[in-house]
Context: one part of a larger RNA
RNA sequence: CAUUAAAAAAUUGAAAGGAUUAGACUCUAGUACGAGAGGACCGAGAAAAAUAAAUCUAUGGUGUAUCGAUUGUUAUACCAAUAGCAUUGUCGAGUAGCUAAAUUUAUAAUAGAUAAUUGCUGAAAGCCUUUAAGCAAGAAACUAGCCUUGAGAUAAAUUUUUUAAAUUUUAGUAGUAUAAUAUUACUUAAAUAGGCUUUAUGUGUAAGAAAUGUAAAUUUUUUAGCUUUUAAGUACUAAAAAUUAUAAAGA
Numbered sequence: 001c002a003u004u005a006a007a008a009a010a011u012u013g014a015a016a017g018g019a020u021u022a023g024a025c026u027c028u029a030g031u032a033c034g035a036g037a038g039g040a041c042c043g044a045g046a047a048a049a050a051u052a053a054a055u056c057u058a059u060g061g062u063g064u065a066u067c068g069a070u071u072g073u074u075a076u077a078c079c080a081a082u083a084g085c086a087u088u089g090u091c092g093a094g095u096a097g098c099u100a101a102a103u104u105u106a107u108a109a110u111a112g113a114u115a116a117u118u119g120c121u122g123a124a125a126g127c128c129u130u131u132a133a134g135c136a137a138g139a140a141a142c143u144a145g146c147c148u149u150g151a152g153a154u155a156a157a158u159u160u161u162u163u164a165a166a167u168u169u170u171a172g173u174a175g176u177a178u179a180a181u182a183u184u185a186c187u188u189a190a191a192u193a194g195g196c197u198u199u200a201u202g203u204g205u206a207a208g209a210a211a212u213g214u215a216a217a218u219u220u221u222u223u224a225g226c227u228u229u230u231a232a233g234u235a236c237u238a239a240a241a242a243u244u245a246u247a248a249a250g251a
Stems, first nucleotide, its partner, number of pairs: 001152001005163007015149004021049001025045003033038001050107006059100004066093005071086006110144003117137004165244005171187005192238003195234004202226002208221005
């Protein structure tokens, strides 16, 4: 730009892409077959694997603004308690998120038309013949089925609602979204983010004081104290301007 009078939503499905693996073992059955040795077709179930997608409840990894332990050194006058630097100083744990080695699901059932192939009926050619007319069976391939995209499918599809209040964005607060853009939620008639309170989670029993001990230290107060991404509550902080109508009333 087109399609549609404009806007908002819901569909159809022309067409395109993806996927298509392999099957131990068990039963049928030690049956058919075979002198024996051995040993099935068909059919029914089916573990592990490979590949792909999604997910983070559990199992683990990571987790540099979480908690604790600890060495050296500097500083806060000193003790104690803290802070800085040393690869996050080193070490032990670890929420959320992310993640695989983890979890879940999928790989087809079925149908159609066929290939090689196998047939029925049957003449040409009094016989014969799957073929000449006619009628069947038959594969992981093909067409559907399953998953994804999909009306610029220019033959531009269909349906519903609204049209007086509607719309827009280089605006703002943000995330279930994210390279820019886009998208989604909210913008005071507000829980969108931060803060605060409580909670969860993690760490592992803070500081101060007291008691005991010559002392290092231990015990009590104390399942403490502190808690980055969890959850709930709470307007304390920060969340806006513009454009275009109709009608009524007034001047």
RNAcentral holds the full RNA, with entries from ENA. The part of an RNA shown here (large-subunit ribosomal RNA, domain VI) has 251 nucleotides and comes from Bacillariophyta sp. The organism belongs to Bacillariophyta, within Eukaryota. A source record names the gene rnl. It matches the Rfam family "Bacterial large subunit ribosomal RNA". Gene Ontology terms of the family: structural constituent of ribosome and ribosome. The prediction has a mean pLDDT of 81.